The RNA shown here (transfer RNA) has 77 nucleotides and comes from a Vicinamibacterales bacterium. Taxonomically the source falls in Vicinamibacterales (Bacteria, Pseudomonadati, Acidobacteriota, Vicinamibacteria). RNAcentral records the identical sequence in 7 taxa. It matches the Rfam family "tRNA". The family's RNA type in Rfam is transfer RNA. Gene Ontology term of the family: triplet codon-amino acid adaptor activity. The prediction has a mean pLDDT of 80.

RNA sequence: AGGCGCGUAGCUCAGUUGGUUAGAGCGCCUCCCUGACACGGAGGAGGUCAGUGGUUCGAAUCCACCCGCGCCUACCA
Numbered sequence: 001a002g003g004c005g006c007g008u009a010g011c012u013c014a015g016u017u018g019g020u021u022a023g024a025g026c027g028c029c030u031c032c033c034u035g036a037c038a039c040g041g042a043g044g045a046g047g048u049c050a051g052u053g054g055u056u057c058g059a060a061u062c063c064a065c066c067c068g069c070g071c072c073u074a075c076c077a
Stems, first nucleotide, its partner, number of pairs: 001073007010026004019057001028044005051065004
């Protein structure tokens, strides 16, 4: 330098050829239960989908650029 993959909640991840309110598990908070804790039950908070721009009536999803991480190839005094 080139190629490929990944980036979505605090963590691990899903999201089916663009279409309704962006989800799961664990974690966190409140309540119930208990003498108390754990387990269990009910409810809740938490996300500008890495970033910027574009296409579209409509983008987590498509395109371009850019940043970070991982892998591969090439070059090198």